[in-house]
Context: one part of a larger RNA
Molecule: large-subunit ribosomal RNA, half B
Organism: Planctomycetia bacterium
RNA sequence: CGCUGGUUAAGGAACUCUGCAAAUUGACCCCGUAACUUCGGGAUAAGGGGUGCCCCCCCUGGUGAGAGCCUCGGGGGGUCACAGUAAAUCGGCUCUAGCGACUGUUUACUAAAAACACAGGACUCUGCGAACUCGUAAGAGGAUGUAUAGAGUCUGACGCCUGCUCGGUGUUGGUAGGUUAAGGAAGAGGGUCAGGGACGCAAGUCUCGAAGCUCGCAACCGAAGCCCCAAUAAACGGCGGCCGUAACUAUGACGGUCCUAAGGUAGCGAAGUUCCUUGUCGGGUAAGUUCCGACCUGCAUGAAUGGCGUAACGACUGGAGCACUGUCUCAACCAGCGACCCGGUGAAAUUGUAGUCGCGGUGAAGAUGCCGUGUACCCGCAGCUAGACGGAAAGACCCCAUGAACCUUCACUGUAGGCUGAUAUUGGGUUUAGGUAGUUUCUGUGUAGGAUAGGUGGGAGGCGAUGAUCCUGGGGCGCCAGCUUCAGGUUAGCCGUCGUUGAAAUACCACCCUGAACCUAUUUGAAUUCUAACACCGUGCCGUGAAUCCGGGCGGUGGACAGUGUCAGUUGGGCAGUUUGACUGGGGCGGUCUCCUCCAAAAAAGUAACGGAGGAGCCCAAUGGUACCCUCAGCCUGGUUGGCAAUCAGGCGCCGAGCGCAAAGGUAGAAGGGUGCUUGACUGUGAGACUUAUCAGUCGAACAGAUACGAAAGUAGGGCUUAGUGAUCCGGCGGUGCUGGAUGGAAAGGCCGUCGCUCAACAGAUAAAAGGUACUCUGGGGAUAACAGGCUUAUCGCUUCCGAGCGUCCAUAGCGGCGAAGCGGUUUGGCACCUCGAUGUCGGCUCAUCACAUCCUGGGGGUGAAGAAGCUCCCAAGGGUUCGGCUGUUCGCCGAUUAAAGUGGUACGUGAGCUGGGUUUAAACCGUCGUGAGACAGGUUGGUCCCUAUCUGCUGUGGGCGUACGAAACUUGAGGGAUUUUCUCUUUAGUACGAGAGGAUUUUGAGGGACGUACCUCUGGUGUUCCUGUUGUCUCGUCCGAGGCAUCGCAGGGUAGCUACGUACGGUAUGGAUAAGUGCUGAAAGCAUAUAAGCACGAAGCCAGUCCCAAGAUAAGGUUUCGUAGAGCUUCGGCUCGAGAGCCCCCUGGAAGACGACCAGGUCGAUAGGCCGGCGAUGUACGGCGAGUAAUCGCUUUAGUUGACCGGUACUAACGGGCGAACG
Repeated sequence: CGCUGGUUAAGGAACUCUGCAAAUUGACCCCGUAACUUCGGGAUAAGGGGUGCCCCCCCUGGUGAGAGCCUCGGGGGGUCACAGUAAAUCGGCUCUAGCGACUGUUUACUAAAAACACAGGACUCUGCGAACUCGUAAGAGGAUGUAUAGAGUCUGACGCCUGCUCGGUGUUGGUAGGUUAAGGAAGAGGGUCAGGGACGCAAGUCUCGAAGCUCGCAACCGAAGCCCCAAUAAACGGCGGCCGUAACUAUGACGGUCCUAAGGUAGCGAAGUUCCUUGUCGGGUAAGUUCCGACCUGCAUGAAUGGCGUAACGACUGGAGCACUGUCUCAACCAGCGACCCGGUGAAAUUGUAGUCGCGGUGAAGAUGCCGUGUACCCGCAGCUAGACGGAAAGACCCCAUGAACCUUCACUGUAGGCUGAUAUUGGGUUUAGGUAGUUUCUGUGUAGGAUAGGUGGGAGGCGAUGAUCCUGGGGCGCCAGCUUCAGGUUAGCCGUCGUUGAAAUACCACCCUGAACCUAUUUGAAUUCUAACACCGUGCCGUGAAUCCGGGCGGUGGACAGUGUCAGUUGGGCAGUUUGACUGGGGCGGUCUCCUCCAAAAAAGUAACGGAGGAGCCCAAUGGUACCCUCAGCCUGGUUGGCAAUCAGGCGCCGAGCGCAAAGGUAGAAGGGUGCUUGACUGUGAGACUUAUCAGUCGAACAGAUACGAAAGUAGGGCUUAGUGAUCCGGCGGUGCUGGAUGGAAAGGCCGUCGCUCAACAGAUAAAAGGUACUCUGGGGAUAACAGGCUUAUCGCUUCCGAGCGUCCAUAGCGGCGAAGCGGUUUGGCACCUCGAUGUCGGCUCAUCACAUCCUGGGGGUGAAGAAGCUCCCAAGGGUUCGGCUGUUCGCCGAUUAAAGUGGUACGUGAGCUGGGUUUAAACCGUCGUGAGACAGGUUGGUCCCUAUCUGCUGUGGGCGUACGAAACUUGAGGGAUUUUCUCUUUAGUACGAGAGGAUUUUGAGGGACGUACCUCUGGUGUUCCUGUUGUCUCGUCCGAGGCAUCGCAGGGUAGCUACGUACGGUAUGGAUAAGUGCUGAAAGCAUAUAAGCACGAAGCCAGUCCCAAGAUAAGGUUUCGUAGAGCUUCGGCUCGAGAGCCCCCUGGAAGACGACCAGGUCGAUAGGCCGGCGAUGUACGGCGAGUAAUCGCUUUAGUUGACCGGUACUAACGGGCGAACG
């Protein structure tokens, strides 16, 4: 010193984030018990009283034959103590909020909660081979259950309630239309070539091309889905703005207007939600960032993501009070166990090597190690932790990685599964719809024309009692005129040719076309039916002796559906694989990313920044080529409308205009402005240069070909120039003298030309890609942020200068515009230099130390200083600089004091010293944001703080050696440290001063506060066995009397010692030298001047003085006293023995002490123990006698007992052993 306990004066939460911890309470009986309430509770509410022992009386029950024994209670009387549940066990209570109804559950190992669950409520799905879940399936759960059942989701007892919105997303329903796959399927086309044709003497070439085979297309048929139409919010969700308005003002019942799917209703509201904010008011307090009640300005409440209440409950979270206390003021003592010493045993992390100091400086920017300087004999032991950027863990924050992992979704790409279609398993019948083919029968109207003329051809005749014509009725078609057909009647003719009209002429025949109907065949669908596949159910059947199994039989139900396989469409974070850029004065947010022009750019070129300014991602068939011609802008003068400015004329006018667009360069001898003719806005090449990492980019004479213009020379391969852009792959189109996978072709490819990228992150990762991580992980970085340091000092703080002005007057008592110059390194920053193989971060506590720009105290100057009190400046760092309320706070506000309640530095001093309230992990809630995972310098509740000290440093304490003989004492003091304070009253004096009110300097005396040192007489505390009382139980056989254990069992006292709250004392005085300041004499400078020579004052400050340490002060000091006979041996160098001042070991001990040390003593002795006596403490012992029924009481007895205290006394123990000087 720590841990675990005990006690504590006075005060009583003042402690602190918080009464954390501790204390209080506590058992049983009796009395008594509020608000509120779901009537059960609340309730052990709260708050009171009693309790031992003895005697007597009454009474209950058990047992017993009885006597008796045991026992539940009641009453009365007595008796002792501080205290009777005497110990131990054993709730502190109340009021008021929030949240959650409750009992429960949870992060095994930092979170027990407001989170989860819950009964209750609601929605959705599910008709049984149920939905749903697991599984590839078989199968199983659901359930041997059946909608009062099961599954999923949300809410969360109970009470009162649950508003508006269906535009979006989802879900459900609908299906006319649109779109849409596999599959089916007419048809068209390509390839091949039997063959034909043409040319050719032939070889062969060209061309056409059937069938078959083949290739890729494809009308049409073809489901769900999507589009579309509705419904649905206790589905996901959402629930406005502006302006005006009432007879004070304010406010706005009211009105206007815009938008919306609809604009937030009831309730609640600065809330666990309110930023501003410590909102405002009220309450509580001396004082209230918390708390309670209100208000409503709700940043950003709100109704089953439930809203608002609510009794009871809670190891939940706030606030208040009572009781109680060492939490505190402010600490003290005691016990045990550690620590320490001895004996035994005996780790660990760590460790570059170490002979391991301070300060100032330097330095990769904070040095034991470098430079300078100071200090420092050598070595331990016990302690403390300021440093060793201490140990531990390749930082978890931050950034980076073309890292990882999980999670999410309207990222991308897939996929299990679901839905749907086709097809196979898969069969029969009927009906119906469509397509195709065929037979038959019909159908056909522009105008004109007799009239409803399908086309072409033939054609002059055809038809008719096997019924022409006409009439009636019915059906179909229809352009409403008619056509056609059937039935009945009538009974003999009708039509054509001709003519008219017209593009075409009708009778009749043939072949066809359009459309329609019937039939047949075929095909495609739909509906329905059948039973035999298939599925399911039953079964006093069989295998079979057992069979809830299996197979078969029989019976039933369903039925070509379902199921299953394959293919296809759709859906599909259920699951999977991935992506989710870079630059960046950290990262993110913002901005940027290619090209052109200028500046920066430092006169070659080139040259960076998240430097300063602007542009491009085109345009033009003329705005190109050529030949020829012309000259602008502006100004002046004149001139119709006409003005400053339109067009016209003259003049001046070297470039200020124009050149499609930015800027720059260029340009009038044109690149500008016109006119004519035109296409060189050509093809194939290209010497040589510029530029350049590469890839690219730029200029280019000349040659060949073919052109335009020009008389020609010539010019022309776009545009005054510099932007107007995109590699490769892949694919399309055109051409082609190339290749053609056995051969011939073809397909396909190559080559030439050309097209398709805001691949704009523009040298372009893929055809195709977003987010979260606080549940996180890995690798790295001090290449890069947050803390601290460093540099800087914009900002900040302070000072000085100037003096516009204020100050009645007057710049400077006090202020000081606009400005100027500095200093400091406390703010906020900038930079990114040490540290990311870790430099722990706010505040508090504890302990400090320094600076001075001084808060107080001290000394001065000025004053717009009468006094007093102030203001301002100068000197001054010795000392001092309070306690509370609120909040995590620093800060701040408030209460009460004070002489004053200073400002800063010290890693925003101090976590190997403490705390852990805040911030800053994992859980959870609210608001807001986000589809979501999640996020928030927003709020809220909860939430592991390790280290035995090696070195330096510091506090103590020893050993060694030295200090020139050995010792014992007493000292000097270089040096260091401590101290250093302040207030009130009083006297001078109610004086000076002042009109008064008020009211001193100076001087004297006294008393305090805080601080410090010492002590224990007093007052108290403690006092673990000094005394006494007493409970339970056990032991000594019992009684008596004692003892053990229960915190020392508890309780009442208490000696010594140690202590404070107690007592005593201290700071001074005085001297010296000074600061600011004040003076004397006094020149330079005949004056003046405190100064230059000289002299003197002047502060709590400096040096002494006072106290303490101190000669390792290695410069080791001084003084006094004490000590040194010998013997033996000797190679004469010396060696050995013994004596010796003194000392040590050892022993007895100590108000000394961790151990060493120190002190007292060691028989010539009181050192300790014992014994004797005393002081003090306790409080009247045991035994005996007496009184009483007994408990108990009285006397003997102020008794007995008594640790440390005081004195005495050798009874016991202090026995025994060693060192030690004439060296130099």